About this RNA
Small-subunit ribosomal RNA, central domain from an uncultured bacterium, 346 nucleotides, folded computationally. The RNAcentral record of the full RNA draws on ENA, Greengenes and SILVA.

Context: one part of a larger RNA
RNA sequence: UUGGGUUUAAAGGGAGCGCAGACGGGAGAUUAAGUCAGUUGUGAAAGUUUGCGGCUCAACCGUAAAAUUGCAGUUGAUACUGGUUUCCUUGAGUGCAGUUGAGGCAGGCGGAAUUCGUGGUGUAGCGGUGAAAUGCUUAGAUAUCACGAAGAACCCCGAUUGCGAAGGCAGCUUGCUAAACUGUAACUGACGUUCAUGCUCGAAAGUGUGGGUAUCAAACAGGAUUAGAUACCCUGGUAGUCCACACGGUAAACGAUGGAUACUCGCUGUUGGCGAUAUACUGUCAGCAGCCAAGCGAAAGCAUUAAGUAUCCCACCUGGGGAGUACGCCGGCAACGGUGAAACUC
Numbered sequence: 001u002u003g004g005g006u007u008u009a010a011a012g013g014g015a016g017c018g019c020a021g022a023c024g025g026g027a028g029a030u031u032a033a034g035u036c037a038g039u040u041g042u043g044a045a046a047g048u049u050u051g052c053g054g055c056u057c058a059a060c061c062g063u064a065a066a067a068u069u070g071c072a073g074u075u076g077a078u079a080c081u082g083g084u085u086u087c088c089u090u091g092a093g094u095g096c097a098g099u100u101g102a103g104g105c106a107g108g109c110g111g112a113a114u115u116c117g118u119g120g121u122g123u124a125g126c127g128g129u130g131a132a133a134u135g136c137u138u139a140g141a142u143a144u145c146a147c148g149a150a151g152a153a154c155c156c157c158g159a160u161u162g163c164g165a166a167g168g169c170a171g172c173u174u175g176c177u178a179a180a181c182u183g184u185a186a187c188u189g190a191c192g193u194u195c196a197u198g199c200u201c202g203a204a205a206g207u208g209u210g211g212g213u214a215u216c217a218a219a220c221a222g223g224a225u226u227a228g229a230u231a232c233c234c235u236g237g238u239a240g241u242c243c244a245c246a247c248g249g250u251a252a253a254c255g256a257u258g259g260a261u262a263c264u265c266g267c268u269g270u271u272g273g274c275g276a277u278a279u280a281c282u283g284u285c286a287g288c289a290g291c292c293a294a295g296c297g298a299a300a301g302c303a304u305u306a307a308g309u310a311u312c313c314c315a316c317c318u319g320g321g322g323a324g325u326a327c328g329c330c331g332g333c334a335a336c337g338g339u340g341a342a343a344c345u346c
Base pairs, nucleotide, nucleotide: 004317005316006315007300008299012314014201015200016199017198021194022193023192025088026087027086028085029084030083031082033081034080035077036076037075038074039073040072041071042070048066049065050064051063052062053061054060091191092188093187094186095184096183097182098181099180100179103177104176105175106174107173108172109171110154114150115149116148117147118146119145120144121143125136126135162169163168206247207246208245209244210243211242216240220236221235222234223233258313259312260311261310262309263308266291267290268289269288270287271286272285273284274283295302296301319346320345321344328339329338330337331336
């Protein structure tokens, strides 16, 4: 390179937006770049193939023809692709009328619990475990009542529910804001799909500065267990957990399944619309789930939300270890991240 693959064997980028690029709906006109046909020139010789011939044959050699799949010019063809142009509405978008939701940001408010403080009642234990001990407690703990303070998280509803591109999102309420879906068919008229580089977002832990610190809790200390116990269990406990701003950019970032479009039996449940309405039943669109036919698959299984049948674009894979390491470069305050080998070995 050809070919083959990417749920689980190696392999889908964490996610989106999007320039270049690649690919792209229906009808007409035009052009003739790609494409196709004819023709001219060229495509050295040797070599190759075929015919004939010369050395006794062959190798070898001579001669003629063909091929030389190419390039350039020229004359045409016009179905397809491309260019230019005119139109169309089904793709795409806009408008209008509704609906939906833990979508996002900011503010306000609420109750329960926890811990702490003050006061009352009250007395000898509490706590903890497999059993204990460390720990707390007559300077009055634990328990209980009242009041107060603080911070964090929002029981039930709650669901195989919903929303979001992903990460993710849940007390109530207000403001701002984004989206999807349905109906309509008024408007634009292919405006589309995908996307290397790039830009933006991106759980938790971590980092910087400043706040905050109720709970829980790496590190750490002590008590146990044990042969030991740098653990599991217990008592404490600091970073952190929370907020603001900035950085970092990784996860089993998972559906281990990239995005878009079209097509391909059915059944059941459910969410939000629309139609029709009598609370049934039923049709349709968009989701979320379960089961199965064809088909696919090594099987497990997938099966209109495909891992089926096809097209387009991107990303990635090529035996195990060495190794996501070394070196270099780029990024970062650092931690580290991105890119990413080889020797050797099996």
Background
Model confidence (mean pLDDT): 86 of 100.